[in-house]
RNA sequence: GCGGGUGUAGCUCAAUGGUAGAGCUCCUGCCUUCCAAGCAGGCGGUGCGAGUUCGAUUCUCGUCACCCGCU
Repeated sequence: GCGGGUGUAGCUCAAUGGUAGAGCUCCUGCCUUCCAAGCAGGCGGUGCGAGUUCGAUUCUCGUCACCCGCU
């Protein structure tokens, strides 16, 4: 330098263009003499910038970071 892949919640991962979810964590409450466990509820997110579309995590282009391969 060229090609490919990945980027979503604090962490690990879903979401085939139509209100972005789960598990664990965190916070609050219930339970318990207390703690843990259990139960209920809550907080919080699409790497960045453009484009297409009525509507984009999803499609297109650029860019950034990381990973793999080629030279």
This is a predicted structure of a 71-nucleotide RNA (transfer RNA) from uncultured Agrococcus sp. The coordinates come from a structure-prediction model, not an experiment, and the mean pLDDT is 82. NCBI's taxonomy places the organism under Bacteria, Actinomycetota, Actinomycetes, Microbacteriaceae, Agrococcus. Its Rfam family is "tRNA". By type it is a transfer RNA. About the family: Transfer RNA (tRNA) molecules are approximately 80 nucleotides in length. Gene Ontology term of the family: triplet codon-amino acid adaptor activity.